Predicted 3D model of RNase P RNA and transfer RNA as a complex of 483 nucleotides. The coordinates come from a structure-prediction model, not an experiment, and the mean pLDDT is 76. It holds a member of the Rfam family "Bacterial RNase P class A". Rfam classes the family as a ribozyme. Rfam links the family to the GO terms dimeric ribonuclease P complex, ribonuclease P activity and tRNA processing.
RNA sequence: UCAGCAGGCCGGAUGGCCGCUCCGCCUUGAAGUAUUGCGUACGGCGGAGAGGAAAGUCCGGGCUCCAGGAAGCACGGUGCCGGAUAACCUCCGGCGGGGGUGACCCCAGGGACAGUGCAACAGAAAGCAAACCGCCUCGCGACAUCGGAGACGGAGUUGCGGGGUAAGGGUGAAAGGGUGCGGUAAGAGCGCACCGCGUCUUUGGUAACAAAGGCGGCACGGUAAACCCCACCGGGAGCAAGACCGAAUAGGGGCGGCGCGGAGGCGGGAGACCGUUUCCAGUCGGCUUUCAGAUGAGCCGCCCGGGUUGGUUGCAUGAGGCGCGCCGCAAGGCUCGUCCGAGAUGAAUGGCCAUCGCCGCGCUUCGCGGCGCGGUACAGAACCCGGCUUACAGGCUUGGUGACACG
RNA sequence: GGGCGGUUAGCUCAGCCGGAAGAGCGCCUGGUUUACACCCAGGAGGUCGGCAGUUCGAGCCUGUCACCGCCCACCA
Numbered sequence: 001u002c003a004g005c006a007g008g009c010c011g012g013a014u015g016g017c018c019g020c021u022c023c024g025c026c027u028u029g030a031a032g033u034a035u036u037g038c039g040u041a042c043g044g045c046g047g048a049g050a051g052g053a054a055a056g057u058c059c060g061g062g063c064u065c066c067a068g069g070a071a072g073c074a075c076g077g078u079g080c081c082g083g084a085u086a087a088c089c090u091c092c093g094g095c096g097g098g099g100g101u102g103a104c105c106c107c108a109g110g111g112a113c114a115g116u117g118c119a120a121c122a123g124a125a126a127g128c129a130a131a132c133c134g135c136c137u138c139g140c141g142a143c144a145u146c147g148g149a150g151a152c153g154g155a156g157u158u159g160c161g162g163g164g165u166a167a168g169g170g171u172g173a174a175a176g177g178g179u180g181c182g183g184u185a186a187g188a189g190c191g192c193a194c195c196g197c198g199u200c201u202u203u204g205g206u207a208a209c210a211a212a213g214g215c216g217g218c219a220c221g222g223u224a225a226a227c228c229c230c231a232c233c234g235g236g237a238g239c240a241a242g243a244c245c246g247a248a249u250a251g252g253g254g255c256g257g258c259g260c261g262g263a264g265g266c267g268g269g270a271g272a273c274c275g276u277u278u279c280c281a282g283u284c285g286g287c288u289u290u291c292a293g294a295u296g297a298g299c300c301g302c303c304c305g306g307g308u309u310g311g312u313u314g315c316a317u318g319a320g321g322c323g324c325g326c327c328g329c330a331a332g333g334c335u336c337g338u339c340c341g342a343g344a345u346g347a348a349u350g351g352c353c354a355u356c357g358c359c360g361c362g363c364u365u366c367g368c369g370g371c372g373c374g375g376u377a378c379a380g381a382a383c384c385c386g387g388c389u390u391a392c393a394g395g396c397u398u399g400g401u402g403a404c405a406c407g
Numbered sequence: 408g409g410g411c412g413g414u415u416a417g418c419u420c421a422g423c424c425g426g427a428a429g430a431g432c433g434c435c436u437g438g439u440u441u442a443c444a445c446c447c448a449g450g451a452g453g454u455c456g457g458c459a460g461u462u463c464g465a466g467c468c469u470g471u472c473a474c475c476g477c478c479c480a481c482c483a
Stems, first nucleotide, its partner, number of pairs: 001403003005399006012356007020049007032038002051378001055389002058387005063238004075234005080094005095109001096107004110229002115227002117223002132169002134165010145154003177195006196218001197216008242313004252304007261280008283297003287293001306482003320339004325334003357376008408479007417432004426463001434450005456472005
């Protein structure tokens, strides 16, 4: 200098004019009224007024209401190990696997000897093994050839049949360890060495796991973002939750529901329990002979129908921001100090102009520079908070890496 | 603001625990008819909303993004 990697931060500034929302003061003000009171509109002045994602609503929590004896089942979620946290599908540190020359990046990364299932097409064979071509061998037949006088023998080609084999070919995403040497009729963990795999022991580590050594000749393939197993977590709904005030309407219609109990004392009894009594809780009426049934009223819940489209609260001091110190590799934790600056609801936080800044292009200049034009994102609070994901013009900054050049 | 559901041919929809996608209507061609319709025979037409991931393999399973649609308040 060029290329690339990881992290942090900012995301326009100043002035003028016209506007918006909320709060305070003027205000013991105007109107109104139930008049030393209540009470607010317009106006004036002053103050405050979006984000890193306010977004998507994908996770987690606070808060509120409803339900609820506990536990379990079902259903859903999470999933290497350790830690952080209110909690997490989050974060930090480590382990294993994969990618990159490297800085560094990626991984839903438990279990496939608990069981069930799936693998289309191709292929001989697809989950337990199988044999199409090939290779080897045996038997029989045919052909041609060599030796021999001949009987016959040797080596060969080919057809049929039997057997061996899994080295090679071929199919497939996947064919049951890999490479090499030996071995064999041909072959084969058949034997050996190394690597892989399984298993046992020891050592290191909190652990995941790693290393070393012994044994085993290989048996045990893939798929769980298939059912499932194991471990852990989860009650449901959401601020349009919920509470209060006011206005208006038909408290109309339908369906369903509405207990014979609990606690204590005394007596009896071996006990189970029985008798009696007190307290608490408990919808009544009529029909039917008790049981049971059905019915009327009342109350509660749901649905249909009816009315309203108002106000207050929840609602902004919170797992809060910043700073020093200590602990921790870090995420983070603790102590102290300090600060608190949106709160709309058909929904405010804006518009125009000027100057400057930044970026791009063009003209000009040896160059510095000057002039002109264009651009200046993504997006916008709605109960609050911790994350994730997605969108984003442009810029600042820190620390590694690789290549080249120079000293 | 909050909570749900959906996206497959031109339209309306199937596709059940993964093996390569169908139906009806519509469209085109031929037949029938003097001609048209009905009818008969044949045919075309699909990045399964986009992008990633899991898997040998995805319309289907998982994540994310986009678009479309539905529901909710208070009172008695």